[in-house]
Context: one part of a larger RNA
RNA sequence: UGAUAUUUAAGGAAUUCGGCAAAAUACCCUCGUAACUUAGGGAUAAGAGGGGGUGUAUUGUAGGCAACUAUAAGUACACUGUCACUAAAAAGAAUACAGCGACUGUUUACCAAAAACACAGGCAUCUGCAAAAUUGAGAAAUGAAGUAUUGGUGCUGAGGCCUGCCCAGUGUCCUAAGGUCAAAAGGAGAUGUUUAAAAAGCAUUGAAUAUAAGCCAGGAUAAACGGCGGCGAUAACUAUAAUCGUCCAAAGGUAGCGAAGUUCCUUGUCGAGUAAUUUUCGACGUGCAUGAAAGGUUUAACGACUGUAUUGCUGUCUUAAAUAUCUACUUA
Numbered sequence: 001u002g003a004u005a006u007u008u009a010a011g012g013a014a015u016u017c018g019g020c021a022a023a024a025u026a027c028c029c030u031c032g033u034a035a036c037u038u039a040g041g042g043a044u045a046a047g048a049g050g051g052g053g054u055g056u057a058u059u060g061u062a063g064g065c066a067a068c069u070a071u072a073a074g075u076a077c078a079c080u081g082u083c084a085c086u087a088a089a090a091a092g093a094a095u096a097c098a099g100c101g102a103c104u105g106u107u108u109a110c111c112a113a114a115a116a117c118a119c120a121g122g123c124a125u126c127u128g129c130a131a132a133a134u135u136g137a138g139a140a141a142u143g144a145a146g147u148a149u150u151g152g153u154g155c156u157g158a159g160g161c162c163u164g165c166c167c168a169g170u171g172u173c174c175u176a177a178g179g180u181c182a183a184a185a186g187g188a189g190a191u192g193u194u195u196a197a198a199a200a201g202c203a204u205u206g207a208a209u210a211u212a213a214g215c216c217a218g219g220a221u222a223a224a225c226g227g228c229g230g231c232g233a234u235a236a237c238u239a240u241a242a243u244c245g246u247c248c249a250a251a252g253g254u255a256g257c258g259a260a261g262u263u264c265c266u267u268g269u270c271g272a273g274u275a276a277u278u279u280u281c282g283a284c285g286u287g288c289a290u291g292a293a294a295g296g297u298u299u300a301a302c303g304a305c306u307g308u309a310u311u312g313c314u315g316u317c318u319u320a321a322a323u324a325u326c327u328a329c330u331u332a
Base pairs, nucleotide, nucleotide: 002326003325004324005323006322007321008320010318011317014316019313027051028050029049030048031047036041038158052080053079054078055077056076057075058074059073060071061070062069063068081085093311094310095309096308097307098306099305100303101302105117106116121156122155123154124153125152126151133142134141135140159298160297161296162295164228165227166226169225170224171221172220173219174218175217178216179215180214185209189205190204191203192202193201229247230246231245232244233243256290257287268284269283270282271281272280
């Protein structure tokens, strides 16, 4: 000098990105216990008081006829010791308001435990059994010693209230006609060969015809992939625009929520909290660029999650000091 412990006057978060770390709380008994709520919870809520020792009386249990003895948990009264009585150790800090995820659970073995994954529940779709789907070159196997209340796949993610409009594009499914269309089939005709010339034969080539799926065409489907507008004018102050005009589109964003974990401008504006707050909470809505199963919104309980505030508490700090052990350092 540093490390690990212990203690500290007065103050008590002034420290700091942030109460990180430390301190504090802690056990048993009695009393008492709010909002909210899915009526189970919340709850050890919060909060208040008590706790040692001795004696007397009294109660229970066992033995005993009884007296009495042993033992256990109390009750009442009296006395009594300490600065301190769950006297050591072990042993919840609490509360309020928000965000996210319903919950218990799972995860980056060795920098991330979470709001990520899973979940019960919801929906869609495929699947009639030699099932669909998956593995394998195949035999075959799983599915399943199952049978649509089955099994596979995809999305969402308890519960409550709900889940709007668009099928033009892409995808998927369906469709007695029509168009296009491969090979096989078909064989009009043409050419070559042969002959003195033909015919026939042989060889080569080849039109019409006739056609599968697909595509074109017609329809359905958004808890399929996805999408969900401009401009101008208008009310007896001003402002605003229920209203009107016009252009475009498949349809023009409904209910909700909203400066949000989404808001650039932005420390938006107003209110609450503070002596003072770019954070926080409640509103407003002008949503750069919210929005309904890539779910919308609300929600008791839960969380080593994230943000804000309060009480208690403290060496985090004002501001540093002392002690113990080790280290460092110095000397031998």
A computed fold for a 332-nucleotide part of an RNA from bacterium AB1, annotated as large-subunit ribosomal RNA, domain IV. Model confidence (mean pLDDT): 85 of 100. RNAcentral holds the full RNA, with entries from ENA and SILVA. Rfam family: Bacterial large subunit ribosomal RNA.